[in-house]
Context: one part of a larger RNA
RNA sequence: GAUUGAACGCUGGCGGCAUGCCUUACACAUGCAAGUCGAACGGCAGCACGGGGGCAACCCUGGUGGCGAGUGGCGAACGGGUGAGUAAUAUAUCGGAACGUACCCUAGGGUGGGGGAUAACUACGCGAAAGCGUAGCUAAUACCGCAUAAGCACUAAGGUGGAAAGCGGGGGAUCGCAAGACCUCGCGCCGUUGGAGCGGCCGAUAUCUGAUUAGCUAGUUGGUGGGGUAAAAGCCUACCAAGGCGACGAUCAGUAGCUGGUCUGAGAGGACGACCAGCCACACUGGGACUGAGACACGGCCCAGACUCCUACGGGAGGCAGCAGUGGGGAAUUUUGGACAAUGGGGGCAACCCUGAUCCAGCCAUGCCGCGUGUGUGAAGAAGGCCUUCGGGUUGUAAAGCACUUUUGUCCGGAACGAAACGGCGUAAGCGAAUAACUUGCGUUAAUGACGGUACCGGAAGAAUAAGCACCGGCUAACUACGUGCCAGCAGCCGCGGUAAUACGUAGGGUGCAAGCGUUAAUC
Numbered sequence: 001g002a003u004u005g006a007a008c009g010c011u012g013g014c015g016g017c018a019u020g021c022c023u024u025a026c027a028c029a030u031g032c033a034a035g036u037c038g039a040a041c042g043g044c045a046g047c048a049c050g051g052g053g054g055c056a057a058c059c060c061u062g063g064u065g066g067c068g069a070g071u072g073g074c075g076a077a078c079g080g081g082u083g084a085g086u087a088a089u090a091u092a093u094c095g096g097a098a099c100g101u102a103c104c105c106u107a108g109g110g111u112g113g114g115g116g117a118u119a120a121c122u123a124c125g126c127g128a129a130a131g132c133g134u135a136g137c138u139a140a141u142a143c144c145g146c147a148u149a150a151g152c153a154c155u156a157a158g159g160u161g162g163a164a165a166g167c168g169g170g171g172g173a174u175c176g177c178a179a180g181a182c183c184u185c186g187c188g189c190c191g192u193u194g195g196a197g198c199g200g201c202c203g204a205u206a207u208c209u210g211a212u213u214a215g216c217u218a219g220u221u222g223g224u225g226g227g228g229u230a231a232a233a234g235c236c237u238a239c240c241a242a243g244g245c246g247a248c249g250a251u252c253a254g255u256a257g258c259u260g261g262u263c264u265g266a267g268a269g270g271a272c273g274a275c276c277a278g279c280c281a282c283a284c285u286g287g288g289a290c291u292g293a294g295a296c297a298c299g300g301c302c303c304a305g306a307c308u309c310c311u312a313c314g315g316g317a318g319g320c321a322g323c324a325g326u327g328g329g330g331a332a333u334u335u336u337g338g339a340c341a342a343u344g345g346g347g348g349c350a351a352c353c354c355u356g357a358u359c360c361a362g363c364c365a366u367g368c369c370g371c372g373u374g375u376g377u378g379a380a381g382a383a384g385g386c387c388u389u390c391g392g393g394u395u396g397u398a399a400a401g402c403a404c405u406u407u408u409g410u411c412c413g414g415a416a417c418g419a420a421a422c423g424g425c426g427u428a429a430g431c432g433a434a435u436a437a438c439u440u441g442c443g444u445u446a447a448u449g450a451c452g453g454u455a456c457c458g459g460a461a462g463a464a465u466a467a468g469c470a471c472c473g474g475c476u477a478a479c480u481a482c483g484u485g486c487c488a489g490c491a492g493c494c495g496c497g498g499u500a501a502u503a504c505g506u507a508g509g510g511u512g513c514a515a516g517c518g519u520u521a522a523u524c
Base pairs, nucleotide, nucleotide: 001524002523003522004521006520007519008518009517010516013371014370015369016368017367018366020363021329026327027326028325030324031323032322035074036073037072040071041070043067044066047065048064049063050061051060052059053058081282082281083280090207091206092205093204094203095202096201099199100198101197104195105194107192109190110189111188112146114144115143121136122135123134124133125132126131152161153160154159166187167186168185169184170183171182174181175180208254209253210252215245216244217243220242221241222240223239224238225237226236227235257279258278259277260276261272262271263270264269284305285304286303287302288301307318308317309316310315335361337360338359339358343357344355345354346353347352374404375403376402377401384395385394386393387392410460411459412458413457414456418451423445424444425443426442427441428440429439430438468513469512470511471510472509473494474493475492479508480507481506482505483504489496490495
């Protein structure tokens, strides 16, 4: 000099953008952060409508909109947080072969016929609660056989094995009392092929300090048989062999998430890894599996432990390193805000619902950037202050005065971009028996904004609303007076102060930066 997720002192006008627990991976009150689907299902607790009964109060009725709880499906493995652990089961780069993949795309094949349960519900019972039991009823895209098997898997190459589920819209003829059959379209379902993206695994190279850590290793190194996994492998196991690593630093100990990058520097390098992005690890501490395409799962389960809470003392409940917020720690770090309008995600045919992701707003000069605190004129060089050799000098065109301007601020009025998709209507094409329904394209058109009555624009009055901080001995730009008297004090280094201190304190003046300026800490 540059820099910072900074803090402290003094001071503080505005705007834009960004950042904001670096310390206790300490403990957490409260609210919210993952739901959705009635076009899978039986139903109907509550609401609204319709129908029936009744003089009325009201009662009955899933018939309709819809829907609490329940069965079922998909999601909850993403998104969000933190950096404790980890020096290599990690990361970065370059390769590899023995793998998996829900949703999505692609190709071609199928979707036939049966069965037995169970929650909800009802009844009874146990319990303070959390919750649980017994009996009975019922449905499905829940569950289980049978049939079939293009391709698939296994094979002793002869064979053997193995699947499915329906739901919704529309409809001319035919059948049917009707429901419907039937046709067709859409969404699904089953098995298979290829793909995309994603993930698991292996290798090489690189990745901090210590030798006052020199030897380490028995599943250890390799083989065979067996097991195991989606998959290679001592991954596991039995037997056999005696190997494997190490001064090119094994082992041990300490420290640490890694990278793109960031800061600095002419570069080489050095230091760092906040924010943003990729990967990894973790979710009160330790262990374990279940479900599932995917987890050994932050807001799932089980066990143990510590802690907190409820209890009728028998037993139960919990996990903010999600967003806010609280206590504590600390030099130190924000609101218990708004909205799903946009972007994205989950569910759904859709309408839509959910989303503390996200988009916004709030707080803080924490940083960067921009703007302002007036402009011109004005010598009687006013008054006052300070200094003085008492002549004067300086503050100083500074002020006043005169003439203007109105950024910012205040008030008044107007007022956004971000929002066109989805939807409606028309039309064309496709599908189809169909002028229906559905899909796609084109045209046209209505609605939808948290921010926000904000940005921005126009107008009004009025210099009006706005300057500090540090320094002035040398380094280092900037000097005098008074007070003090080795005292009080200053200080980055040299050093100042013991009666004329440009070095302490105050004042006047000056210098530097400026809504900041200094100090401290830290890096180059």
The prediction has a mean pLDDT of 87. Predicted 3D model of a 524-nucleotide part of an RNA (small-subunit ribosomal RNA, 5' domain) from a metagenome. The full RNA is in RNAcentral, with records from SILVA. It matches the Rfam family "Bacterial small subunit ribosomal RNA".